[in-house]
RNA sequence: GAUCCGAUAGUUCAGCGGGAGAAUACAUCCUUGACAGGGAUGGGGUCGGGGGUUCGAAUCCCUCUCGGAUCA
Numbered sequence: 001g002a003u004c005c006g007a008u009a010g011u012u013c014a015g016c017g018g019g020a021g022a023a024u025a026c027a028u029c030c031u032u033g034a035c036a037g038g039g040a041u042g043g044g045g046u047c048g049g050g051g052g053u054u055c056g057a058a059u060c061c062c063u064c065u066c067g068g069a070u071c072a
Stems, first nucleotide, its partner, number of pairs: 001071007010024004018055001026042006048064005
């Protein structure tokens, strides 16, 4: 330098055009003599930045940044 993959909650990840979700962590309550464990409820997201397509974009296109792989 070229190609490809990835970037979504504190963390690990799903979601491939129309409700942003799971697990875990965190908070409150119940359970216990207390802890652990279990149960219920809840908070938490500019979906990496910018632009475009579309009635509508986390999702499709372009570009930039960062990380990784391969080739040179």
Background:
Transfer RNA from Niallia sp. Man26, 72 nucleotides, folded computationally. Its mean pLDDT, the model's own confidence on a scale to 100, is 84. Its Rfam family is "tRNA". It is annotated as a transfer RNA. Gene Ontology term of the family: triplet codon-amino acid adaptor activity. Lineage of the source: Bacteria > Bacillati > Bacillota > Bacilli > Niallia. The RNAcentral record of the sequence draws on ENA and Rfam.